Description:
Predicted 3D model of a 74-nucleotide RNA (transfer RNA) from Methanobacterium sp. BRmetb2. RNAcentral records the identical sequence in 12 taxa. The RNAcentral record of the sequence draws on ENA. Its mean pLDDT, the model's own confidence on a scale to 100, is 84. It matches the Rfam family "tRNA". About the family: Transfer RNA (tRNA) molecules are approximately 80 nucleotides in length. By type it is a transfer RNA.
RNA sequence: GGGGUCAUAGUGUAACCAGGCUAUCAUCUGGGACUCCAGAUCCUAGGAUCUGGGUUCAAAUCCCGGUGACCCCA
Numbered sequence: 001g002g003g004g005u006c007a008u009a010g011u012g013u014a015a016c017c018a019g020g021c022u023a024u025c026a027u028c029u030g031g032g033a034c035u036c037c038a039g040a041u042c043c044u045a046g047g048a049u050c051u052g053g054g055u056u057c058a059a060a061u062c063c064c065g066g067u068g069a070c071c072c073c074a
Stems, first nucleotide, its partner, number of pairs: 001073007010027003020057001028046006050066005
C1' cells in the first nucleotide's frame, strides 16, 4: 500500500442478510417484598446502537466518508 471481518447499556449478547409497535435477554446499580439479620428468590426502576453524511414516510439495519480492533496478502 491492497483485501476481508467487526463496532449495540458498566460487562456479555439478540435484532442486521430481508428497514416498521416502547431495541432483546442475562449481569450490574438504586428501591421494595421476604428474613431476627444476611444470603438465595421474587417485584420494580435506571442505563446502549463508534462518528459524520446520504437514501427513505420511516435506518441499529441499506449506501458513502472517517475513527478504532482483529486477520490475510505485498

The source organism's lineage runs through Archaea, Methanobacteriati, Methanobacteriales, Methanobacteriaceae and Methanobacterium.